[in-house]
The prediction has a mean pLDDT of 80.
This is a predicted structure of a 74-nucleotide RNA (transfer RNA) from a Bacteroidota bacterium.
Its Rfam family is "tRNA". Rfam classes the family as a transfer RNA. Rfam links the family to the GO term triplet codon-amino acid adaptor activity.
The RNAcentral record of the sequence draws on ENA.
Taxonomically the source falls in Bacteroidota (Bacteria, Pseudomonadati).
RNAcentral records the identical sequence in 6 taxa.
This record gives sequence, structure tokens and C1' cells, in this order.
RNA sequence: GGGCCGUUAGCUCAGCAUGGGAGAGCGCCACAAUGGCAUUGUGGAGGUCACCGGUUCGAUCCCGGUACGGUCCA
Repeated sequence: GGGCCGUUAGCUCAGCAUGGGAGAGCGCCACAAUGGCAUUGUGGAGGUCACCGGUUCGAUCCCGGUACGGUCCA
């Protein structure tokens, strides 16, 4: 330098195929059950979907570029 893959909640990840509601588990907060802890249950908070631009009525998703990480080739 080039090819491919990845980047979504504090952490680990789904969702993209077929564009339209942003989600799960763990963690955090509150409440209930218990004498208390642990545990369980219910509810809640938490996201510029890496960044910039484009297409579209509408983009996590499609297109171009950039950054970072992984891997392969040179």
C1' cells in the first nucleotide's frame, strides 16, 4: 500500500437478508416478598446506532469517504 470483517446502552451482543416500533442478557436505581443478607419478582433510568456526506417521503440498514480495531496478502 491492497483485500476482507467489525464499530449499536456501563459490559457482552442481536437487529441489517425484505429501509418505517432501536432491543436482549449482565450491571445500575426504586419498590415488594424476608427479621436481615443473599435471592426472586415488578417497574424505571441509561443510545448523536464510530464520524462526515449522499440517495430516499423516511437510513442502525443502501451508496461514497474518513477514523479506530481484527485478519490476510505484498